[in-house]
Transfer RNA from a Candidatus Jorgensenbacteria bacterium, 72 nucleotides, folded computationally. RNAcentral records the identical sequence in 2 taxa. Its mean pLDDT, the model's own confidence on a scale to 100, is 81. Its Rfam family is "tRNA". The source organism's lineage runs through Bacteria, Bacteria candidate phyla and Candidatus Joergenseniibacteriota.

RNA sequence: GGGGAUAUGGUGUAACCGGUAGCACGAGAGUCUCCAAAACUCUUAGUCUAGGUUCGAGUCCUAGUAUCCCCG
Numbered sequence: 001g002g003g004g005a006u007a008u009g010g011u012g013u014a015a016c017c018g019g020u021a022g023c024a025c026g027a028g029a030g031u032c033u034c035c036a037a038a039a040c041u042c043u044u045a046g047u048c049u050a051g052g053u054u055c056g057a058g059u060c061c062u063a064g065u066a067u068c069c070c071c072g
Base pairs, nucleotide, nucleotide: 001071002070003069004068005067006066007065010025011024012023013022019055026044027043028042029041030040031039048064049063050062051061052060
């Protein structure tokens, strides 16, 4: 220098052919208990960045950033 993969709450990970961003863990609160743990209920918080296409983008297009892999 060329090519490819990945990027989603604090963490891990889904989301089909573009149509309500879900699950688990964590954290906080509550119920229960003599106290605590467990269990149950509720809450919390997210699409790497900037543009574009579209009625509508996590998903498609362009450019960039970060990490990893391959070629030279």